[in-house]
The part of an RNA shown here (small-subunit ribosomal RNA, 5' domain) has 494 nucleotides and comes from an uncultured bacterium. It matches the Rfam family "Bacterial small subunit ribosomal RNA". The prediction has a mean pLDDT of 85.
Context: one part of a larger RNA
RNA sequence: GGACGAACGUCUGGCGGUGUGCUUCACACAUGCAAGUCGAACGGGGUAGCAAUACCCAGUGGCGGACGGGUGAGUAACACGUGGGAAUCUACCAUUAGAUGGGGAAUAACAGACCGAAAGGACUGCUAAUGCCGCAUAUGUAGGCAUCUCGACAGAGGUGUUUAUGAAAGGAGUAAUCCGUCUGAUGAUGAGCCCGCGUCCGAUUAGCUAGUUGGUAGGGUAAAAGCCUACCAAGGCGACGAUCGGUAGGUGGUCUGAGAGGAUGAUCACCCACAAUGGGACUGAGACACGGCCCAUACUCCUACGGGAGGCAGCAGUGGGGAAUUUUACGCAAUGGGGGAAACCCUGACGUAGCGACACCGCGUGAGCGAAGAAGCCCUUUGGGGUGUAAAGCUCUGUCAACAGGAACGAAAAAAAUGACGGUACCUGUGGAGGAAGCAUCGGCUAACUACGUGCCAGCAGCCGCGGUAAGACGUAGGAUGCAAGCGUUGUCC
Repeated sequence: GGACGAACGUCUGGCGGUGUGCUUCACACAUGCAAGUCGAACGGGGUAGCAAUACCCAGUGGCGGACGGGUGAGUAACACGUGGGAAUCUACCAUUAGAUGGGGAAUAACAGACCGAAAGGACUGCUAAUGCCGCAUAUGUAGGCAUCUCGACAGAGGUGUUUAUGAAAGGAGUAAUCCGUCUGAUGAUGAGCCCGCGUCCGAUUAGCUAGUUGGUAGGGUAAAAGCCUACCAAGGCGACGAUCGGUAGGUGGUCUGAGAGGAUGAUCACCCACAAUGGGACUGAGACACGGCCCAUACUCCUACGGGAGGCAGCAGUGGGGAAUUUUACGCAAUGGGGGAAACCCUGACGUAGCGACACCGCGUGAGCGAAGAAGCCCUUUGGGGUGUAAAGCUCUGUCAACAGGAACGAAAAAAAUGACGGUACCUGUGGAGGAAGCAUCGGCUAACUACGUGCCAGCAGCCGCGGUAAGACGUAGGAUGCAAGCGUUGUCC
C1' cells in the first nucleotide's frame, strides 16, 4: 500500500442502486409456519336439495415425504480434486416389442359393547379396491444338450431345443379415445464400487498389524472384494516416514503479489459428512432417513403416579455466550419443486419488502459575478499579515429530498383472466438556496505552523522519541494538510 462476513469511537451522518449480515456455545429453545396431494383407485360418513346432483370429510390405497432448505461437529480418508476402470442398480421420463386371461381369502373405515387421566388400546360383527394371495400364458431368468462365430485356448457371444421358475388393474368418458397396469430391450438421468497421482504439522511419536496379508471352499451383496465364516500358508506396512499424536470438511474460487509464491475456503457453485448424544434396522427404485420407526443415555414438559410427550445445524423469533451479526413481515404474481386427467392445492425453496454507512458504486450538500479586500477572530516587528471571493450583495440553476398529478416492464405462442413488490421505478408539475459535512492529522519517517496554557506535571507515542519556564511533538485557539458521508483506531492476511 492492498484486502475484510469485521468490531470499536463522549466522533459524525443527506439520498439512491447492488450486494451482504452469529466468524463465538454442533448451547438450550416458548410460539407460529417450513410436505403434501389425489374422490378420474376404493367402500363409507356428512351437508344442501323432493330428486337428479353438487360439495366436504376421517379411513383403506397410490405417488411424494431420499428433493428442496440448514450446519461444518466429525473426518488426514479413495473424504475431496483429477484421470482411468469393471463386477452393478436406476422410481418418474423417452424410444421400441408384446401382454392386460381366469379366480380366491381378508381388513380398516363403519356398527355394537369395553379399558385408560391422557397418549392410546383391545373384543365381536359387516364390507370395498389400482390393497393382498394363488392359477394360466409369456419374449425373460437359471440349468442341461446340440450347433456356429471369435479367441491370448482361460473363456465370451449367437441360434435351436429341453427342464425348472417368474406378470398384470383397472379408472374416466355416450363413444371415439385418454390416463393407467405387467413383462422385455435400448437410452437418458441419478447412484453404488475399484485404482494411479495430488492433498497440513510433529521423529521430544520408530516400529505397526491377527481378519492382520494371501489362498481354497462356502455364505453374502444390486455388484468386485476378508465384506463375513471355516480351514491352510505366514504373510502385509514402514526413514520415499508406517504407527501414534495434534489440527482441519475438500474443491472451483477469494485476497495479495510483476510473477513464482504465500494466506484463505463467508456469500455463489460442485462434492462429502451430520440432524439432542450413541446404536439399530424397517419400508422403499433410492435412506440406515433433519420436521419416519425402535432401543439406550442426558435434558425439558404433562400426569389421576399407573404412564405418556419432545428434539429450530428449516424461516422468523427468545434466552445464553460474545467485541459482534436483522423482521415472530408480504406473496405464491414470476422461476423451480411435489401431487393431480385437469381445475387446482401445497411450497419460510423462491420472489420481494423491512432493519444495519457492514461493503462497493453513483449523486448531492449549489453555480457565476463579487474588495488590493467589510465585520469578527488569530498573528504581528503595531507598519501590517492571515482567514479571503470566503461572506454580504447581485444574477441564475433545480440534481437529491418534499408535496401534487400521471404511471409501467416484469404476464407466458389467438382472445380473455392473472402483480406480492407497488401507486414502487419512471415521467410531469409546484415552490424555493431553501432540508443535507464531517473526521483525522500538522517534530522526522509524512502532505501540513504559529500563539497561549502547562512545566519530567498533566499528558503524547507506530518507530525514533517529546514534556524539568519561551514545547512547531502535551492541552486549547487560529491557520494549514489529507480524506470525505464518512473519518480514525484495533484485529487478521499478503